[in-house]
Two RNAs folded together computationally: RNase P RNA and transfer RNA, 480 nucleotides in total. Its mean pLDDT, the model's own confidence on a scale to 100, is 78.
RNA sequence: CCAGAUGGUUGGACGGCCGCGGGCGGCCGCGAGGUCGCUCGAGGAAAGUCCGGGCUCCACGGAAGCAAGAGUGCCGGGUAACGCCCGGCGGGUGCGAACCCAGGGAAAGUGCAACAGAGAGCAGACCGCCGACGUCUCCUUCACGGGGACGGGCAAGGCUGAAAGGGUGCGGUAAGAGCGCACCGCGGCCUCGGUAACGAGGCCGGCUGGCAAACCCCACUCGGAGCAAGACCAAAUAGGGGCGGCACAUGCGUCGCCGGUUCGCCGGAGGUGCAUAGGCUUGUUUCCGAGCCGCCGCCCGGGUCGGUCGCGCGAGGCGUCCGGCAACGGACGUCCCAGAGGAAUGGUCGUCGCCCGUCCGCAAGGGCGGGGCACAGAACCCGGCUUACAGACCAUCUGGCGCA
RNA sequence: GAUCGCUUAGCUCAGCCGGUAGAGCAACUGACUUUUAAUCAGUAGGUCGAGAGUUCGAAUCUCUCAGCGAUCACCA
Numbered sequence: 001c002c003a004g005a006u007g008g009u010u011g012g013a014c015g016g017c018c019g020c021g022g023g024c025g026g027c028c029g030c031g032a033g034g035u036c037g038c039u040c041g042a043g044g045a046a047a048g049u050c051c052g053g054g055c056u057c058c059a060c061g062g063a064a065g066c067a068a069g070a071g072u073g074c075c076g077g078g079u080a081a082c083g084c085c086c087g088g089c090g091g092g093u094g095c096g097a098a099c100c101c102a103g104g105g106a107a108a109g110u111g112c113a114a115c116a117g118a119g120a121g122c123a124g125a126c127c128g129c130c131g132a133c134g135u136c137u138c139c140u141u142c143a144c145g146g147g148g149a150c151g152g153g154c155a156a157g158g159c160u161g162a163a164a165g166g167g168u169g170c171g172g173u174a175a176g177a178g179c180g181c182a183c184c185g186c187g188g189c190c191u192c193g194g195u196a197a198c199g200a201g202g203c204c205g206g207c208u209g210g211c212a213a214a215c216c217c218c219a220c221u222c223g224g225a226g227c228a229a230g231a232c233c234a235a236a237u238a239g240g241g242g243c244g245g246c247a248c249a250u251g252c253g254u255c256g257c258c259g260g261u262u263c264g265c266c267g268g269a270g271g272u273g274c275a276u277a278g279g280c281u282u283g284u285u286u287c288c289g290a291g292c293c294g295c296c297g298c299c300c301g302g303g304u305c306g307g308u309c310g311c312g313c314g315a316g317g318c319g320u321c322c323g324g325c326a327a328c329g330g331a332c333g334u335c336c337c338a339g340a341g342g343a344a345u346g347g348u349c350g351u352c353g354c355c356c357g358u359c360c361g362c363a364a365g366g367g368c369g370g371g372g373c374a375c376a377g378a379a380c381c382c383g384g385c386u387u388a389c390a391g392a393c394c395a396u397c398u399g400g401c402g403c404a
Numbered sequence: 405g406a407u408c409g410c411u412u413a414g415c416u417c418a419g420c421c422g423g424u425a426g427a428g429c430a431a432c433u434g435a436c437u438u439u440u441a442a443u444c445a446g447u448a449g450g451u452c453g454a455g456a457g458u459u460c461g462a463a464u465c466u467c468u469c470a471g472c473g474a475u476c477a478c479c480a
Stems, first nucleotide, its partner, number of pairs: 001400010012352007020041009043375001047386002050384005055226004069222005074088005089103001090101004104217002109215002111211002126158002128154003133151007166184006185207001186205008230309004240300007249276007257268004278293006316335008353373004357368004405476007414429004423460001431447005453469005
């Protein structure tokens, strides 16, 4: 210098003018409100709503457990918790830095493997190999021997397939075959190391593949719903309940009198004006009652529209030190940092930065003009994951080339 | 804001405990008919919303994303 890996930071800057939302304060106004000032005002993902919690209500209720359903799945640690994070183990990819893995169980059981192929799950013989064994037959004078056919033996090689019942080599054999042996792989046991996953070594066993993101088994976790949760205040109309009244009565207004008084009014008897809706049945009739319907007035409770809270001090941010490989934890100091309702966080101008275009120049660089500066937008809150994202910068590491 | 569901031929839908995708209508061609309709016979048309993963193999199983749709508080 080129190519790359991992982790992290940032996400245009400054200023003028105008505007928007929240909070606080001053002035004016009886009030409704007006006006001025100060201060705060999007993100790393605020997103998707995929997990985990806080919070709230419901259900059950001593704790625990069982059943169903859903989820998680190597080991150890972190955490409020997690399917997240850190460290390690095993497997795979890459020259390497590094990256990827839903990574328990297939000798508990059920099941699946289309097509092709001889054969696909206690496997099979199409081509092939063999002619040891049995029968028949041919050559040969008999025998020995040799050839052929059938039965038969075999699974080395070919063929089919994603997959053909360990692999390589030597021995062995009629040909072959874990049939025997060595090494590798697999399984079991023992010893050693490690908290563990696991690793190393030794001995034994000739060795019964895949799929569980198929059912299932094992271990562990989970009660359900979600801020449109939920709590409080509460209009009109309708409906529910209670009390009183419906004409010698009741309600309201007004006038003076008496008594009390916290000086606001309250109670009593009375005069006067206005308004009013009663009906039916029944106790044999009336007086007096009871029941039902209706009307009027007052009160009560639920609850809609609406309003208030939930709702911004929190598993909070930043800095230093300590413990830990790390995730993370602890101590101390410091800061207060959006929040409303279908929803504010914007517009414009100037200067600068970066990118693109074009011109000059060998180059460094300079001039001009226009455009652009990603993804995106809080809605109860927090921890993660996932997805989107122009560009810039930093740190560590790897491979290659060159120079000293 | 929250909770669910769907996406397969031009349209409406099957297929979803894996084995290479169909039905009806529509379209096109031919027959019948004077012609059209109806009817009969036949044909074409699909990267199963997109991308990864598991698997020998994915429309189907798992994950992520995109698009579309439905529902919600209280009382009687």